[in-house]
RNA sequence: CCACUCUGGAAAGCGAUCCGCUCGUGCGGAUCCGCCGACGGUGAAAGCCGAGUCAUCCUGAUCGAUGUCUCGGCGAAACUCUCAGGCAGAUGACAGAGGGGGAGUU
Numbered sequence: 001c002c003a004c005u006c007u008g009g010a011a012a013g014c015g016a017u018c019c020g021c022u023c024g025u026g027c028g029g030a031u032c033c034g035c036c037g038a039c040g041g042u043g044a045a046a047g048c049c050g051a052g053u054c055a056u057c058c059u060g061a062u063c064g065a066u067g068u069c070u071c072g073g074c075g076a077a078a079c080u081c082u083c084a085g086g087c088a089g090a091u092g093a094c095a096g097a098g099g100g101g102g103a104g105u106u
Base pairs, nucleotide, nucleotide: 001101002100004098005097006096007095008094013033015032016031017030018029019028020027021026034087035086036085040083041081043079047074048073049072050071051070052069054067055066056065057064
């Protein structure tokens, strides 16, 4: 560092309508409205890199250095967007523990 096992683990409608199944107050699907952020995913700040331009410095000159501006690239999260996911349970970032696998250092 990786996966596995166990434990803990938040938020948000037990929404409405229709259809099917059904002993049923249940289950599933579709549509609509409202919402959540902690599976996943999106975005980019400082900074760094590259190219061009202009100015200054250095030089006999080139090269080079510094800075302005423009363009491109890299660039984090529990921030952000709500695509996905979710709004009883489940899932679940993350944390603790366990035994494993791998990499590196001494």
Molecule: Glycine riboswitch aptamer
Organism: Microbacterium sp. C448